[in-house]
Context: one part of a larger RNA
RNA sequence: UGUUAGUGUCAGAGGAUAAUGAGCCUUUAAUACGAGAGGAACGGGGCUCAGGCGCCUCUAGUGGACCGGUUGUCGUUAUGGCAUUGCCGGGUAGCCACGCGCUAAGCGGAUAAGACCUGAAAGCAUCUAAGGUCGAAGCCGCAUCCGAAACGAGACACUUAGGGUGGUCAUAGUACAUGACCUUGAUAGGGCGGGCGUGUAGACAGGGAGCUCACGCGACCUGUGAGCGCACCGCAACUAACACC
Numbered sequence: 001u002g003u004u005a006g007u008g009u010c011a012g013a014g015g016a017u018a019a020u021g022a023g024c025c026u027u028u029a030a031u032a033c034g035a036g037a038g039g040a041a042c043g044g045g046g047c048u049c050a051g052g053c054g055c056c057u058c059u060a061g062u063g064g065a066c067c068g069g070u071u072g073u074c075g076u077u078a079u080g081g082c083a084u085u086g087c088c089g090g091g092u093a094g095c096c097a098c099g100c101g102c103u104a105a106g107c108g109g110a111u112a113a114g115a116c117c118u119g120a121a122a123g124c125a126u127c128u129a130a131g132g133u134c135g136a137a138g139c140c141g142c143a144u145c146c147g148a149a150a151c152g153a154g155a156c157a158c159u160u161a162g163g164g165u166g167g168u169c170a171u172a173g174u175a176c177a178u179g180a181c182c183u184u185g186a187u188a189g190g191g192c193g194g195g196c197g198u199g200u201a202g203a204c205a206g207g208g209a210g211c212u213c214a215c216g217c218g219a220c221c222u223g224u225g226a227g228c229g230c231a232c233c234g235c236a237a238c239u240a241a242c243a244c245c
Base pairs, nucleotide, nucleotide: 005159006158007157008156009155010154014146015145016144020050021049022048023047024046025045026044027043033038051103052102053101054100055099059097061095062094066090067089068088069087070086071083072082073081074080106142107141108140109139114134115133116132117131163245164244165243166182167181168180169179170178187240188239189238191235192234193233194232195230196229197228198227203224204223205222206221207220210217211216
């Protein structure tokens, strides 16, 4: 764009497909079988591995958010800037595997190799020539996913609404799309609280190797005391979403 009022919900022509594969233990059973020696299977139960899908409670990694320590230098009352994130020690959310969860039970149809029935050619015989019955982890279907552009363009329900631009955004994301919200509001920011991360700020008091004629200075240590920060969860309209076609 088409289909054609709009919106919502469906069904399924068709398409995709890994409801996956393997091993071990146990039971069946010290059974069947076999003179004995030995020694199964169908079925049941449990576990493991590989693959697949999902997740982040735990464990681990990352974590250029963040916190702390520390070297050089610049500046400073102090906070700080730069040096690969300067280097180092930690580390929430998120992402993630080395971590965690799931991966159940089958049925039907047509067949392969193969096993057969009936049966002539060929008075017999023969699974085959006509005809018929079975028979695989494989094929097809039942399951799962997509699916009105299926041009045979479908169905049902409701209704005067509906859609878009714009804005605040994220369970979404390259653009687009999708989804939440736009004051009848918790959508994002800020604030407050919780939780979490670092690890005890500044200040004050005491001590302090030593330096100094002296007054005093002094890395560092101890005590009181945390401080700083947050991609999470809440509260709450302070700020921005109050407009337009």
Overview
Predicted 3D model of a 245-nucleotide part of an RNA (large-subunit ribosomal RNA, domain VI) from a soil metagenome. RNAcentral holds the full RNA, with entries from MGnify. Model confidence (mean pLDDT): 81 of 100.